Predicted 3D model of a 73-nucleotide RNA (transfer RNA) from Aphidius gifuensis. The source organism's lineage runs through Eukaryota, Bilateria, Allotriocarida, Endopterygota and Aphidius. The prediction has a mean pLDDT of 84.
RNA sequence: GCCUUCGUAGCGCAGAAGGCAGCGCGUAAGUCUCAUAAUCUUAAGGUCGUGAGUUCGAUCCUCACCGAGGGCA
Numbered sequence: 001g002c003c004u005u006c007g008u009a010g011c012g013c014a015g016a017a018g019g020c021a022g023c024g025c026g027u028a029a030g031u032c033u034c035a036u037a038a039u040c041u042u043a044a045g046g047u048c049g050u051g052a053g054u055u056c057g058a059u060c061c062u063c064a065c066c067g068a069g070g071g072c073a
């Protein structure tokens, strides 16, 4: 330099053939207990890597860029 996969909550990951962004773990509060843990309930937490394009509408499609992994040279 070229090809390829990927980037979504603190961490690990789903996501819909374009129409309200989710799960597990973790965190906080409550519940329970003499107490702690476990259980159960609830909540907080996301400019969906950045910018642009298409569209009534983009996390999703297109382009460029940034970053990570793999392959070739």
Base pairs, nucleotide, nucleotide: 001072002071003070004069005068006067007066010025011024012023013022019056027043028042029041030040049065050064051063052062053061